[in-house]
Context: one part of a larger RNA
């Protein structure tokens, strides 16, 4: 409560994709549903106003005359706006072309060091840990040095306010194999476009299933210290799990705590891509600087805001669609559906209390 919010107060859906709805560029013609304009008809009376009249006057009441009854329905135009139907255009929106960018997503293969293990030599008493210790580990020869292997996981410097990608996220190289932007051309198509309730795909980590691997880390669990206690922090050990393969679960401070698209509104400086121009050159797959488009970062006008702040990557001016909030708790509980192996997860109240 037909208003007013949703960075931080309560509120942006974890991203997209995409049905229905809802909204939609420009230019000509049609039509006339919508809209507007006349005009008839009908919309009971009482009611209301005016002028009169009746009752002693008023309230009341009677007649007339207006207005109103914002409505429905016919009739005739009008034709700018929505729409509808036709015909065209190209600024949007997608298509092709081009030559670079880059941790994008799958598969394959090859490295790289460290860490453990076994193994060879050599050593011979402590090693490890800590604030100090202690468990622990070693003469069945450890640490420590060396010589060959082996597993398995991860990928230093480079690296960045860097880059890619709808969000999860994404880094060691290489080959294939698939999607994506952005610049630049202006070849084609000609409003195909926006947003999107239902749905449908993807979606850290952690958990389940089944099989596999298992080096190092490591919940739980057992020791050892601290300590009044220590169900921790700190040591020693070490299961699940972390890794692969097939599935499943669908949640995170899934965060820029800022939904998508549009459009318009000072600027300055970085720094990435890609064009273009100019100057430099050691002449190359080099370099400066300027300009333009896109991306990302500071800063700051007006501008909005409670303020912090935000400012062409909006929190400003505006429009289109969608999501969600309406004191605090109890409660994201219980009930019911529903979807899951389960854990759980989506929907989601109340009574009571302040």
């Nucleotide at each position: 409560u037909u208003g007013g919010g949703c960075c931080u107060a309560a509120a942006g859906g974890g991203u997209c994709c995409g049905u229905a709805g809802c909204c939609g560029a420009c230019u000509u013609a049609a039509u006339a549903a919508c809209u507007c304009u006349u005009c008839u008809g009908u919309g009971a009376a009482a009611u209301u106003g005016c002028u009169a009249g009746a009752c002693u006057u008023a309230a009341u009441u009677u007649a007339g005359c207006a207005a109103a009854u914002u409505g429905c329905a016919a009739a005739a135009g009008a034709a700018a706006c929505u729409g509808u139907u036709a015909a065209g255009u190209u600024a949007g929106a997608g298509a092709c072309c081009g030559g670079g960018a880059a941790g994008a997503g799958g598969c394959a293969g090859a490295g790289g060091u460290a860490u453990u293990c076994c193994u060879u030599g050599g050593g011979g008493a402590g090693c490890g840990g800590u604030a100090a210790a202690a468990u622990g580990u070693u003469u069945u020869a450890a640490u420590c040095c060396u010589u060959g292997g082996a597993a398995g996981a991860c990928c230093a410097c480079c690296a960045a306010u860097g880059g890619c990608g709808g969000a999860g996220g994404c880094a060691u190289c290489u080959g294939u194999c698939u999607a994506g932007a952005a610049c630049g051309g202006g070849u084609c198509u000609g409003a195909c476009g926006g947003u999107g309730a239902g749905g449908g795909a993807c979606g850290a980590a952690a958990g389940c299933u089944a099989g596999g691997a298992g080096a190092a880390c490591g919940a739980u669990c057992g020791g050892g210290a601290u300590u009044a206690g220590a169900u921790a922090c700190c040591c020693c050990a070490g299961u699940a799990g972390c890794c692969c393969u097939a599935g499943c679960u669908g949640u995170a401070a899934a965060c820029a705590c800022u939904g998508c698209g549009a459009a318009c509104u000072a600027g300055g400086u970085g720094u990435u891509a890609c064009a273009u121009g100019c100057u430099c050159u050691u002449c190359g797959u080099g370099a400066a600087c300027a300009u333009g488009u896109a991306g990302u970062g500071c800063c700051g006008g007006a501008g909005u805001g409670a303020a912090g702040a935000c400012g062409u990557u909006a929190a400003g001016u505006u429009c289109g669609c969608c999501g969600c909030c309406u004191g605090g708790g109890a409660a994201g509980u219980a009930c019911g559906g529903c979807c899951g192996c389960a854990a759980g997860a989506c929907u989601g109240a109340a009574a009571c209390u302040u």

Predicted 3D model of a 354-nucleotide part of an RNA (small-subunit ribosomal RNA, central domain) from a Candidatus Woesearchaeota archaeon. Model confidence (mean pLDDT): 86 of 100. The RNAcentral record of the full RNA draws on ENA. The source organism's lineage runs through Archaea, Nanobdellati and Candidatus Woesearchaeota.